The prediction has a mean pLDDT of 84. Small-subunit ribosomal RNA, 5' domain from an uncultured Bacteroidota bacterium, 524 nucleotides, folded computationally. Its Rfam family is "Bacterial small subunit ribosomal RNA".
Context: one part of a larger RNA
RNA sequence: GGAUGAACGCUAGCGGCAGGCUUAACACAUGCAAGUCGAGGGGUAACAGGGAAGCUUGCUUCCGCUGACGACCGGCGCACGGGUGCGUAACGCGUAUAGAACCUACCUUUUACAGAGGGAUAGCCUUUAGAAACGAAGAUUAAUACCUCAUAGUAUUAUAGAUUCGCAUGAAUUUAUACUUAAAGAUUUAUCGGUAAAAGAUGGCUAUGCGUCCUAUUAGCUAGAUGGUAAGGUAACGGCUUACCAUGGCAACGAUAGGUAGGGGUCCUGAGAGGGAGAUCCCCCACACUGGUACUGAGACACGGACCAGACUCCUACGGGAGGCAGCAGUGAGGAAUAUUGGGCAAUGGAGGCAACUCUGACCCAGCCAUGCCGCGUGCAGGAAGACGGCCCUAUGGGUUGUAAACUGCUUUUAUACAGGAAGAAACCCUCGUACGAGUACGAGCUUGACGGUACUGUAAGAAUAAGGACCGGCUAACUCCGUGCCAGCAGCCGCGGUAAUACGGAGGGUCCGAGCGUUAUCC
Numbered sequence: 001g002g003a004u005g006a007a008c009g010c011u012a013g014c015g016g017c018a019g020g021c022u023u024a025a026c027a028c029a030u031g032c033a034a035g036u037c038g039a040g041g042g043g044u045a046a047c048a049g050g051g052a053a054g055c056u057u058g059c060u061u062c063c064g065c066u067g068a069c070g071a072c073c074g075g076c077g078c079a080c081g082g083g084u085g086c087g088u089a090a091c092g093c094g095u096a097u098a099g100a101a102c103c104u105a106c107c108u109u110u111u112a113c114a115g116a117g118g119g120a121u122a123g124c125c126u127u128u129a130g131a132a133a134c135g136a137a138g139a140u141u142a143a144u145a146c147c148u149c150a151u152a153g154u155a156u157u158a159u160a161g162a163u164u165c166g167c168a169u170g171a172a173u174u175u176a177u178a179c180u181u182a183a184a185g186a187u188u189u190a191u192c193g194g195u196a197a198a199a200g201a202u203g204g205c206u207a208u209g210c211g212u213c214c215u216a217u218u219a220g221c222u223a224g225a226u227g228g229u230a231a232g233g234u235a236a237c238g239g240c241u242u243a244c245c246a247u248g249g250c251a252a253c254g255a256u257a258g259g260u261a262g263g264g265g266u267c268c269u270g271a272g273a274g275g276g277a278g279a280u281c282c283c284c285c286a287c288a289c290u291g292g293u294a295c296u297g298a299g300a301c302a303c304g305g306a307c308c309a310g311a312c313u314c315c316u317a318c319g320g321g322a323g324g325c326a327g328c329a330g331u332g333a334g335g336a337a338u339a340u341u342g343g344g345c346a347a348u349g350g351a352g353g354c355a356a357c358u359c360u361g362a363c364c365c366a367g368c369c370a371u372g373c374c375g376c377g378u379g380c381a382g383g384a385a386g387a388c389g390g391c392c393c394u395a396u397g398g399g400u401u402g403u404a405a406a407c408u409g410c411u412u413u414u415a416u417a418c419a420g421g422a423a424g425a426a427a428c429c430c431u432c433g434u435a436c437g438a439g440u441a442c443g444a445g446c447u448u449g450a451c452g453g454u455a456c457u458g459u460a461a462g463a464a465u466a467a468g469g470a471c472c473g474g475c476u477a478a479c480u481c482c483g484u485g486c487c488a489g490c491a492g493c494c495g496c497g498g499u500a501a502u503a504c505g506g507a508g509g510g511u512c513c514g515a516g517c518g519u520u521a522u523c524c
Stems, first nucleotide, its partner, number of pairs: 001524004006520005013376006019369002021334001026332003030329003035076003040073002043069002047067003050063006083287003092212008102204002107200007115149004125138004155180001157178009185192002213259003220250003225247008262284004266277004289310005312323004340366001342365003348362001349360004379410004389401005416460005424451001430445007468513005473494003479508005489496002
């Protein structure tokens, strides 16, 4: 000198864009953050419409008839999105390969198919236990829930062959026989779904080469340990696991142990080489009160799922139960220190749905903070009696503050008031039209804005609404007077102060930056 997720002191007019618990992965009151589908189903608790009956004439009762729909069965989603950095020195990450050892819901393309039956169970109803949470028994009912049979290949397994190819194990294609496994309907008739197989896409999984902090005041470490055979397990290879057999494997090119730490793209600095960092944004990993376990599922060993153990908090009728903000706000605590218990789904994206639509603290916006970067303003021109006052001196005078002020003219950014007022919106749906490949595409019309009466524009009056901080001995730009007298004090280093202090304190003047200026901390 540059830089910062900064803090502190003094000061403070505005806007744009960004950023905002670096500490206790400490504990959390309250609200919200994952639902959706009635075009899968039985149905009708609430609301609305319709119908019927009764009368007290505006109420009561009944009817799932309609729109819709609480709870329930079922499907899809909840494994995404969002948070944090505890752990991890590791194939975790980065990079480059391999999978002839693998999986992939939804999506796209292609081929084929969807036949016949059955038994239950939630809900509802009737009892019943409990303070509650949660239940128990009986009767009864449906499905795209569940089960059985049929049919089927380039699917599975086994046996026997053939052809081609490869870096090895082998791979691909193909023939025959046998074995095993499918399906679901809804409907407004337009469609949307279902099953099997193949291919693609997407996402994942696994293996390997190289790279990846400090300590030798850590020198030896290792029994599932290293390898083989067999079996089990897995989507898949493999000591992944087990039985048996062998005795191997790693290490001074640093094993093992200890400490520290999420990794990368990137960021800061530097001419570069290097050095330092890993906030915001993006990719990967790990975690979800602590530890463990599996279930469901295409995918989890699952933040707002389950079970067990533990710590903590809460409720209790003392028998027993409930909970997990490292989601968004917010509270306490810790700390030098870090924001609102805000608005909206209008846009983008996601889930479900044929769609309308619903949900979405993702996201888009607004609020707070000079935390940073950038921009603008606090006037401009003229004006010498060089005014008054202040300060200084060689003191009837002069210098400086200083064109500074007064005064004259001009302008109105900004602030204030009033008026107008966006882009972000293109779609979906619906209606109409055109084209042909006949259910798709395109075109026209219609509709939708949280921000927000915001940005922006115009008009009005008036210099009107707006400057400070640090420093002035040298380094280092900027000097005099007074006070003090090794005192009080200053100080980044050298150092200053003991009676003429440009170094302390005040004043006048000056220098540098400027809505900031200094100090502290850290890095180069």